Context: one part of a larger RNA
RNA sequence: GGAUGAACGCUGGCGGCGUGGAUAAGGCAUGCAAGUCAAGGGGGCUCGCAAGAGCAACCGGCAGACGAGGUAGUAAUAAUUAGGUACGCACCCUGGAGUCGGGCAUAGCCGGCCGAAAGGCCGGGUAAUUCCCGAUAGUCUCGCAAGAGUAAAGUUUUUUCGCUCCGGGAGCGGCCUGAUCGGUAUCAGCUAGUUGGUAGGGUAACGGCCUACCAAGGCAAUGACGCCUAGGGGACCUGAGAGGGUGACCCCCACCGAUGGGACUGAGACACGGCCCAUACACCUACGGGUGGCUGCAGUCGAGAAUCUUCCGCAAUGGACGAAAGUCUGACGGAGCGACGCCGCGUGGAGGAUGAAGUGCUUCGGUAUGUAAACUCCUUUUGCCAGGGAAAAAGUUUAUUGAUUGUACCUGGAGAAUAAGACGUUGCUAAACUCGUGCCAGCAGCAGCGGUAAUACGAGUGCGUCGAGCGUUAUCC
Numbered sequence: 001g002g003a004u005g006a007a008c009g010c011u012g013g014c015g016g017c018g019u020g021g022a023u024a025a026g027g028c029a030u031g032c033a034a035g036u037c038a039a040g041g042g043g044g045c046u047c048g049c050a051a052g053a054g055c056a057a058c059c060g061g062c063a064g065a066c067g068a069g070g071u072a073g074u075a076a077u078a079a080u081u082a083g084g085u086a087c088g089c090a091c092c093c094u095g096g097a098g099u100c101g102g103g104c105a106u107a108g109c110c111g112g113c114c115g116a117a118a119g120g121c122c123g124g125g126u127a128a129u130u131c132c133c134g135a136u137a138g139u140c141u142c143g144c145a146a147g148a149g150u151a152a153a154g155u156u157u158u159u160u161c162g163c164u165c166c167g168g169g170a171g172c173g174g175c176c177u178g179a180u181c182g183g184u185a186u187c188a189g190c191u192a193g194u195u196g197g198u199a200g201g202g203u204a205a206c207g208g209c210c211u212a213c214c215a216a217g218g219c220a221a222u223g224a225c226g227c228c229u230a231g232g233g234g235a236c237c238u239g240a241g242a243g244g245g246u247g248a249c250c251c252c253c254a255c256c257g258a259u260g261g262g263a264c265u266g267a268g269a270c271a272c273g274g275c276c277c278a279u280a281c282a283c284c285u286a287c288g289g290g291u292g293g294c295u296g297c298a299g300u301c302g303a304g305a306a307u308c309u310u311c312c313g314c315a316a317u318g319g320a321c322g323a324a325a326g327u328c329u330g331a332c333g334g335a336g337c338g339a340c341g342c343c344g345c346g347u348g349g350a351g352g353a354u355g356a357a358g359u360g361c362u363u364c365g366g367u368a369u370g371u372a373a374a375c376u377c378c379u380u381u382u383g384c385c386a387g388g389g390a391a392a393a394a395g396u397u398u399a400u401u402g403a404u405u406g407u408a409c410c411u412g413g414a415g416a417a418u419a420a421g422a423c424g425u426u427g428c429u430a431a432a433c434u435c436g437u438g439c440c441a442g443c444a445g446c447a448g449c450g451g452u453a454a455u456a457c458g459a460g461u462g463c464g465u466c467g468a469g470c471g472u473u474a475u476c477c
Base pairs, nucleotide, nucleotide: 001477002476003475004474006473007472008471009470010469013345014344015343016342017341018340019338020337026301027300028299030298031297032296035062036061037060040059041058044055045054046053047052069256070255071254079180080179081178082177083176084175085174087173088172089171092169093168094167095166096165097164098163099162100134101133102132103131109124110123111122112121113120114119140149141148142147154161182228183227184226189219190218191217194216195215196214197213198212199211200210201209231253232252233251234250235246236245237244238243258279259278260277261276262275281292282291283290284289309335311334312333313332317331318329319328320327321326348378349377350376351375358369359368360367361366384413385412386411387410388409392404421466422465423464424463425462426447427446428445432461433460434459435458436457442449443448
């Protein structure tokens, strides 16, 4: 000198774009953050004479594995990079083939019962794109072959939307290998499913992944094992570069969801707002028993030098569901707060010498502040008032649809009006005089100032540097 997710002190006019819990992965009141489909199903309720319309519980389907958050753990089961294949795939696109016949339940509902509640029990009866059985079977699976085996769901006036099986695609994922990727030797030996084999199990799939048996291997000063620290990368800061440092925001990957463990469902999870168990904590209770998980968006307490609104809207983009209308969406789009940062603009312009007053200094002559002010003329950025007023909006032909927002912008109006400070002034280092103080009070980045004339302390005036900022502290180059 540059930089920062900064903080602190003094000061503070406006706008745009960014950015804002770095500490306690500490605890959380409250609201919202994942639903949707009535064109799969039967029934219920409301309106209606009916046709029909509406509501939403339940069964069922799809979605809840995405999106959003955090960085605790992890030094390698991660990441990056270069390869590989013993594998899988819901939705989407595409090609081929099929969609036949039966049946048993169960929620809702009705009746009864238990409980403070959460909730539960018994009986009856019912539907389906729920479940089961049978048939059919090739380009499917097994098999050398013969052969054996496996499927489906309906809806609709029509159209349609579906369903099943087998290929291909797209993209996504699983697994494997090489290389690279912190500190420490005041950690030198580590290892029993350990290392390899055979057989089997298991998986979508290879494999000690698991089991039985057999062998005795495997790793290590090119640092095994242990301990400490740490998410990794794209990138960011600095630097001429090499390098050094960092890993906020944004993007990719990994991991986590009170703590520990487990599986279920499913194309996909060992699942943040699903389930079960244990633990700690908190809450409700009629003391029998229950309920909960903000590292989602706001917000609160705590700890801290320190980090925001319990805002508006689905109008746009994107997502889920749906035939669609649409519903949901704290993703997102916006607004709010904070000089936290960057950038831009302004706080007026021109003239104006009795060089006014005041103030400082003075050799008392004067000199500085200083064209500065006053005064005259002008302008109106910005702010204020009034009027007008977008784009962002696309579909599908019409029609309709804007949170932001009466915003940006345009026009008019009054009026210099609404707007300047901070630090420094001995040298480094741009800028000096007077007074006060008297090794005191104090300053200080280093050298060093202060003990009676201090340009170094405190004050005033002048001056210097930056300027809506200026300084200080911390950290990096």